[in-house]
Context: one part of a larger RNA
RNA sequence: GUCGUGGCUAAGGAACUAGGCAAAUUAGCCCUGUAACUUUGGGAUAAAGGGUGCCUACUUUACUAUUUUCGGAUAGUAAAGAGGUCGCAGUGAAAUGGUCCAGGCGACUGUUUAACAAAAACACAUGGCUUUGCAAAAUCGAAAGAUAAAGUAUAAGGCCUGACACCUGCCCAGUACUGGAAGGUUAAAAGGAGAAGUUAGUCUUCGGACAAAGCUUUAAAUUGAAGCCCCAGUAAACGGCGGCCGUAACUAUAACGGUCCUAAGGUAGCGAAAUUCCUUGUCGGGUAAGUUCCGACCUGCACGAAUGGUGUAACGAUCUGGACACUGUCUCAGCCACGAGCUCG
Numbered sequence: 001g002u003c004g005u006g007g008c009u010a011a012g013g014a015a016c017u018a019g020g021c022a023a024a025u026u027a028g029c030c031c032u033g034u035a036a037c038u039u040u041g042g043g044a045u046a047a048a049g050g051g052u053g054c055c056u057a058c059u060u061u062a063c064u065a066u067u068u069u070c071g072g073a074u075a076g077u078a079a080a081g082a083g084g085u086c087g088c089a090g091u092g093a094a095a096u097g098g099u100c101c102a103g104g105c106g107a108c109u110g111u112u113u114a115a116c117a118a119a120a121a122c123a124c125a126u127g128g129c130u131u132u133g134c135a136a137a138a139u140c141g142a143a144a145g146a147u148a149a150a151g152u153a154u155a156a157g158g159c160c161u162g163a164c165a166c167c168u169g170c171c172c173a174g175u176a177c178u179g180g181a182a183g184g185u186u187a188a189a190a191g192g193a194g195a196a197g198u199u200a201g202u203c204u205u206c207g208g209a210c211a212a213a214g215c216u217u218u219a220a221a222u223u224g225a226a227g228c229c230c231c232a233g234u235a236a237a238c239g240g241c242g243g244c245c246g247u248a249a250c251u252a253u254a255a256c257g258g259u260c261c262u263a264a265g266g267u268a269g270c271g272a273a274a275u276u277c278c279u280u281g282u283c284g285g286g287u288a289a290g291u292u293c294c295g296a297c298c299u300g301c302a303c304g305a306a307u308g309g310u311g312u313a314a315c316g317a318u319c320u321g322g323a324c325a326c327u328g329u330c331u332c333a334g335c336c337a338c339g340a341g342c343u344c345g
Base pairs, nucleotide, nucleotide: 002340003339004338005337006336007335008334009333011331012330015329020326028052029051030050031049032048037042039163053085054084055083056082058081059080060079061078062077063076064075065074066073067072086090098324099323100322101321102320103319104318105316106315110122111121127160128159129158130157131156132155138147139146140145164311165310166309167308169241170240171239174238175237176234177233178232179231180230183229184228185227189223190222194218195217196216197215198214201210202209203208242260243259244258245257246256269303270300281297282296283295284294285293
């Protein structure tokens, strides 16, 4: 000199970096004080300040014990005060919250990829749809049987949503489910018209031809369920929710009109968003300077209402942006301690 762990550092203080990662700051107890917002519970240890050791035969108050002539007295404990005293420093070491502002997502506590992911994923209370009348549905089993359940629709199963607040629009044409039964189609089965094979027999040109009954094979009409076609209903079922053209007395825009198509043409709300390609959209804010961030606009490539929409106090080892404090993250390095490495063995 290198690496690791720990300690200190002038001036500056995030200039480092993807990012304050890491480190530092803060810290206990007592007193004062405490905003927006809010579901009135919270937020809150908000924030922001002050105090803190030791000594005293000092003072006051409260309580306890003993004693009492009920006036008190003594002792102890706690708190407050007074006086004094030492240090740079009194929660003197250790243990021991950094704080605030704004936004996204998820309400919350919880759960998860044992050993690269703890989350916005899962769950959740809530809401809805749907199945099931009990020998229940559903599930396991070949069955007996078992779970459901020693329960009974305020119950049990399945699916979706995901506290709370305000809401949840239009479409049943397609697919699915439920209901319907007039008609069409339709299986096995029933049915058996007819046909074929075989041959007693008859005829014969002696080659053959025809052919009853029986047996065998085949088989039409007709009858024949569910299903499908069909007719309805249902979207918190799967899902879907338009073009083009013209028009107002500057221009621009289009409340308005026309036309085509559709089952219906996206309502409220939100919107360059965890969704915006063009795009670092445009404007405003913050910065000396801002592809990020916040507030708007709406031209939504390609938001949108329980595949939930929009808000939201509280909460979060969540994600994003900003500020204060703080610092060796950095300007830019330096020093120290211990261990490893190194040398010898």
A computed fold for a 345-nucleotide part of an RNA from a Bacteroidota bacterium, annotated as large-subunit ribosomal RNA, domain IV. Taxonomically the source falls in Bacteroidota (Bacteria, Pseudomonadati).